[in-house]
RNA sequence: AGGGUUUGAUCCUGGCUCAGGGUGAACGCUGGCGGCGUGCCUAACACAUGCAAGUCGAUCGGAGCAGCAAUGCUUAGAGGCGAACGGGUGAGGAAAACGUAGUAACCAACCCUUUAGACUGGGAUAGCCACUGGAAACGGUGGGUAAUACCGGAUAAGCUCGAGAGAGGAAAGGCAGAGAAGCGCUAAAGGACGGAACUGCGCCCCAUCAGAUAGUUGGUGAGGUAAAGGCUUACCAAGUCAAAGACGGGAAACCGAGGUGAGAGCGUGUACGGUCACAAGGGCACUGAGAGACGGGCCCUACUCCUACGGGAGGCAGCAGUGGGGAAUAUUGGACAAUGGACGAAAGUCUGAUCCAGCGACGCCGCGUGGAGGAAGAAGUCCUUCGGGAUGUAAACUCAUGAAGCUAACGAAUAAGACGGAAGGGGAACCUUCCGGGAGAAGGUAAUUAGUGAAAAGCCCCGGCUAACUACGUGCCAGCAGCCGCGGUAAUACGUAGGGGGCGAGCGUUGCCCGGAAUUACUGGGCGUAAAGGGAACGUAGGUGGCUCUUAAAGUCAGGUGUGAAAAUAACGAAGCUUAACAGGUUAAUGCGCUUGAAACUAAAGGGCUUGAGGGCAAUAGAGGGAGAUGGAAUUACCUGUGUAGGGGUGAAAUCCGCAGAUAUAGGUAAGAAGGCCGGUGGGGAAGCCGAUCUCCUGGGUUGACUCUGACACUGAGGUUCGAAAGCUAGGGGAGCAAACCGGAUUAGAUACCCGGGUAGUCCUAGCCGUAAACGAUGCUCACUGGGUGUGGGUCGAAAAGAUCUGUGCUGAAGCUAACGCGAUAAGUGAGCCGCCUGGGGAGUACGUCCGCAAGGAUGAAACUCAAAGGAAUUGACGGGGGUCCGCACAAGCGGUGGAGCAUGUGGUUUAAUUCGAUGCUAACCGAAGAACCUUACCAGGGUUGGACAUUGUGAUGGUAGUUGGUAGAGAUAUCAGCGACUUCUGCGAAUGCAGGAGAGUUACAAUCAGGUGGUGCACGGUCGUCGUCAGCUCGUGCCGUGAGGUGUUGGGUUAAGUCCCGCAACGAGCGCAACCCUUGCCGUUAGUUGCCAGCACGUAAAGGUGGGAACUCUAACGGGACAGCCGUCGACGAGACGGAGGAAGGAGAGGAUGACGUCAGAUAAUCGUGCCCCUUAUGCUCUGGGCGACACACGUGCUACAAUGGUAUGGACAGACGGCAGCAAAACCGAGAGGUCAAGCGAAUCCGAGAAACCAUACCUCAAUUCGGAUUGUAGUCUGAAACCCGACUACAUGAAAACUGGAAUCGCUAGUAAUCGCAGGUCAGCCAAACUGCGGUGAAUACGUUCCCGGGCCUUGUACACACCGCCCGUCACGCCACCCGAGUUGGAGACGCCCGAAGAUG
Repeated sequence: AGGGUUUGAUCCUGGCUCAGGGUGAACGCUGGCGGCGUGCCUAACACAUGCAAGUCGAUCGGAGCAGCAAUGCUUAGAGGCGAACGGGUGAGGAAAACGUAGUAACCAACCCUUUAGACUGGGAUAGCCACUGGAAACGGUGGGUAAUACCGGAUAAGCUCGAGAGAGGAAAGGCAGAGAAGCGCUAAAGGACGGAACUGCGCCCCAUCAGAUAGUUGGUGAGGUAAAGGCUUACCAAGUCAAAGACGGGAAACCGAGGUGAGAGCGUGUACGGUCACAAGGGCACUGAGAGACGGGCCCUACUCCUACGGGAGGCAGCAGUGGGGAAUAUUGGACAAUGGACGAAAGUCUGAUCCAGCGACGCCGCGUGGAGGAAGAAGUCCUUCGGGAUGUAAACUCAUGAAGCUAACGAAUAAGACGGAAGGGGAACCUUCCGGGAGAAGGUAAUUAGUGAAAAGCCCCGGCUAACUACGUGCCAGCAGCCGCGGUAAUACGUAGGGGGCGAGCGUUGCCCGGAAUUACUGGGCGUAAAGGGAACGUAGGUGGCUCUUAAAGUCAGGUGUGAAAAUAACGAAGCUUAACAGGUUAAUGCGCUUGAAACUAAAGGGCUUGAGGGCAAUAGAGGGAGAUGGAAUUACCUGUGUAGGGGUGAAAUCCGCAGAUAUAGGUAAGAAGGCCGGUGGGGAAGCCGAUCUCCUGGGUUGACUCUGACACUGAGGUUCGAAAGCUAGGGGAGCAAACCGGAUUAGAUACCCGGGUAGUCCUAGCCGUAAACGAUGCUCACUGGGUGUGGGUCGAAAAGAUCUGUGCUGAAGCUAACGCGAUAAGUGAGCCGCCUGGGGAGUACGUCCGCAAGGAUGAAACUCAAAGGAAUUGACGGGGGUCCGCACAAGCGGUGGAGCAUGUGGUUUAAUUCGAUGCUAACCGAAGAACCUUACCAGGGUUGGACAUUGUGAUGGUAGUUGGUAGAGAUAUCAGCGACUUCUGCGAAUGCAGGAGAGUUACAAUCAGGUGGUGCACGGUCGUCGUCAGCUCGUGCCGUGAGGUGUUGGGUUAAGUCCCGCAACGAGCGCAACCCUUGCCGUUAGUUGCCAGCACGUAAAGGUGGGAACUCUAACGGGACAGCCGUCGACGAGACGGAGGAAGGAGAGGAUGACGUCAGAUAAUCGUGCCCCUUAUGCUCUGGGCGACACACGUGCUACAAUGGUAUGGACAGACGGCAGCAAAACCGAGAGGUCAAGCGAAUCCGAGAAACCAUACCUCAAUUCGGAUUGUAGUCUGAAACCCGACUACAUGAAAACUGGAAUCGCUAGUAAUCGCAGGUCAGCCAAACUGCGGUGAAUACGUUCCCGGGCCUUGUACACACCGCCCGUCACGCCACCCGAGUUGGAGACGCCCGAAGAUG
């Protein structure tokens, strides 16, 4: 000191929330010791039991006891003092209750000082005795008795009363003592302590409490009190209080202080200290110095208890304790040793005050739970990339030490010393000092010493804020959460574990307070658009106020002084307990009072001034207001004429009007309303508002030069007046217009928009209403602060420029602002006053009150609910917004699809299975460039289990691996028989070879494991589709902006292009575009076989067949060529465009490859790779058969057609590219054909596939379901292959379906060697369901005016409440459930006010 949270991002406004501190606390988990504190906040609820106020025999008489006695002890009663203190509680109380500072009309026991006195008498009474009542509590009668109890007389003042004269008016000479001293008594004065009364100031919330008050306010007399006073009473007067908040309602003891805060403040009143109030709820007095009395009395009430039923007793808010209430708060302890109190002469007695102890982590403070050594680091656990890492010197282990506890010894301070005696100061109380002089509850405690003794850690958190991360489990479930928010199969946010962080005998949670919050802003905020300027003016109170002189000193300032209790807090210190907390010392301390000064400023009093304000004079503009009169245009209605079939209305229509004569046109009559042109960001007015002309009445403004008054001013809570439209009341008026309403349309509907009608109303008079986006969303007044440019009204000026005053606009400097913007007409800089705001919703609602005829207006909440709501600006996206440009996008054309049959893919259905994936464009002849078995993933059934496949170890292994055949079986497989191996090293050996070891293969066992076309493409890599070959996407530096961002990349041109040029706060650069690459089109050079053949020669039936040639074609390598280069025009002398020449090719020559940043959680887990999850005698592997080929249907893509631009037959011509050894296969022969037999050549510029077809020529067909069309079906075959039933292709013959002048709505492709059309080849492949796909060449068009529209896209701009971005966002009703509030027939409880009745104790008479 700030942080989180509104947005895609930003700035601002604004709320919510967190981090800090505190607590008389409580709850959860945990808990070693000590010290010091602290502990019913709730039921001022009820209380069992014990204790908490007694004492004095030196006041009195008795009684009892002891003693021989003297006398002593005890004490029921009389008497004295005390019990009014101490202790408790906070119910009441908003006022002198409290705090603070003062005042005068008072009291005061005990204490102190001073003065004076205490003479003389008397009668009772309790106790006691006798009798007696009652259950008890408690009494009654009679007798006798004492006093410091009570009473009379005397005396008396400095006492009381009285003007005075005068009157009144006391006592205990007691107790004790050898005595003196002493203690007491009476009166008076003073003091001290304490108390009572009054006053100034301070002291909570509500105005949805606005008027309150009859003893009320004052006076006089009287009464009363200790005392002033309506304190009480009689009479008189009518006052008194209140917007500076009376009265009423609510909540609350107040303060010193304590918490927090930088402070100002805000909230608190526990403990300790001061005051007040109360003592079961009320009332009352008595006694007394003092009480309206906590442990006194009387009465009423409620409750409890006793009872013999007649009557009595009681009051823990004293200390303990009990029940109850509650989240929650302790022992029925010890002692008077200390401190303090009562009584006493004293010893002493009493003291739940107090001092101690007990219980509670409730708080603060201190200490400990151990220390040193100890592994490249045990075990366990967790994680892991399996290598390792973490826990971690942590542990174990070793050594020493020895808070707690235990044992023992010693053992406090707290004590002052009461009492007696003495001394000191001016010294009575009091204080201090000295001498003699018995006392300890805590406690045998603290402390000290010795021995023994390693002994006691938890809680919370780990997504961000906020320090601290992984694994598993779970799967929007369970749960978490202070805010934002986590959880839907990889959760650092849930639960557990490991690890980590924080604090530590505690740690968290909850409640409450302050802080952060400048979020009520005095310090220290705001109001154009975020919440917020009253609709406007006048004006009361109030606030504020020009220049100058004088006075006094209220504010102000300064000095002194009193007080601000003590304690505590704060600061300071060798200042005490071992330290600290705690305790102790010193200093400071904002308020109030008194006093002495100062006199600038404000206020006050008095005097003056003119500049603020106002008046006079002279001009002047105007839809300013009110009233009256007048006029024209238009509209409508009516009358008359002309005239005829329509008119009107709309996007198009219809309702409607019209042959009963409309519309149109001409003339006339009537009515009402509104005021054209002028007319203008022109004028006037306070605002609302004001517009024909003239007249009358009237308000305000502006200007000019002089003059007068002399601060008369500004603002303005309440108040008053004005106040658009609509609406209301009464009476008029009513042409046009027009809510409601009625028709016609539109529409899915149309209670609307459009059309035809039409009533209130609109108009006038009188009166209400009092609201509007009543807006400049900007209160009024004053002063100051650069310019430029219009315009209204004045003045000066040759009425030219210009100057000046006053209005009204625009643009802009500084400045301000969150930005937008404002900017002398401020939203700038200042001053004065008023109004208003404090998150969104609920709500301008409810209740209450006031106003209104009503409609309604004014004032104006809360419960509940959300974490936002909002302002300005930014980037996108979107718009049935705008501008501009492009694309086979439309248009112009050509050919198709959609109808038929067939092929093929998909959906659906079916099925044991019809494996899986792909699903708008961007799935659907797609993955699949080949499903009869295999493939194959699916289904049925049969087998198999370390496995069909990979790795390691150990063992075995030559009749082994492998292979041929037989048998069983559907096969996998099982079994039998035959044949039958390899490499290498060492040793021995002459050699064949033998022995041993190793390897390969096989096999058995074992172990890590294999295997999965199982899941997740929303965990991924890689690859691909799409926008889109669209022209875009960005960066660095600079500049602008608080910032997100902008600029650059926008603009003017141009281009296929962000292509280039120009301009420009930008200058450059990158990825894209283009180019570089490949193919093709022309030429050259080089090369010349397998290709070529012009010239020469040979040669054939023919033929580059042969020699040869290197010219040509061609092949395949390298070069050239095209660049807007040349000319002209246009353009800005640019970029470039248009036309032309030349050229094989001309404006990118044509085609291909090449795909920016990114989008679609696009596709793919079944190509492959891969995380995680899942299966493991199965979801793996293997085999046979089936299925992927099903078939009522629907869709997509194709093929063949419907024919004569054709079909059939015969003959004839011309390609390119490609493939070939498990291959292409010529020729020949066989077959009608598919094909077969044999077989040359060729690993190919050589041989083969290989016949190109459309085309050309001739002939037939002649418009017909045909010589079109070929589906379907039958029969017979061919080929591939273990095998063509499900389920192959082909051939021949036969069959000959649908479909017909070309296909509904709809829809697709294509801009030139393109479309259309014709065939050829290839890949895959045993074969083939290919009519597919990929290539190749042949023939070869039409059209494009153009960009209005449809679709998609680029750029600029605009609006936006969208940002998952229009497939967005979002409003209201209804249904069901729940929550809160209002109303509500009522019902119940409580509190208060007024009036009246009864009325205890008590008081007065």
Predicted 3D model of a 1405-nucleotide RNA (small-subunit ribosomal RNA) from a metagenome. Rfam family: Bacterial small subunit ribosomal RNA. Model confidence (mean pLDDT): 84 of 100. The RNAcentral record of the sequence draws on SILVA.